[in-house]
RNA sequence: GGGCGGCUGCCCGAGUGGCCAAAGGGGGCAGACUGUAAAUCUGCUGGCGCAAGCCUUCGCUGGUUCGACCCCAGCGCCGCCCA
Numbered sequence: 001g002g003g004c005g006g007c008u009g010c011c012c013g014a015g016u017g018g019c020c021a022a023a024g025g026g027g028g029c030a031g032a033c034u035g036u037a038a039a040u041c042u043g044c045u046g047g048c049g050c051a052a053g054c055c056u057u058c059g060c061u062g063g064u065u066c067g068a069c070c071c072c073a074g075c076g077c078c079g080c081c082c083a
Base pairs, nucleotide, nucleotide: 001082002081003080004079005078006077007076010026011025012024018066027045028044029043030042031041032040046055047054048053059075060074061073062072063071
């Protein structure tokens, strides 16, 4: 230099253009159980809000679209292969 794959919530990781604040696991918080703890089980786990709802978010910046985590372009970073 060229080709291919990848980048998602605190971590890992799934994710058909609308059904997505986004499966599942870990971690965390609260509770049940327990003499205490561990293990196990239950609930919650972006922000505001009593709720309805609103806002923000999938590496970054643009674009396409009524609508983008998803499609396109450029850039950044990581991995593999070729030279």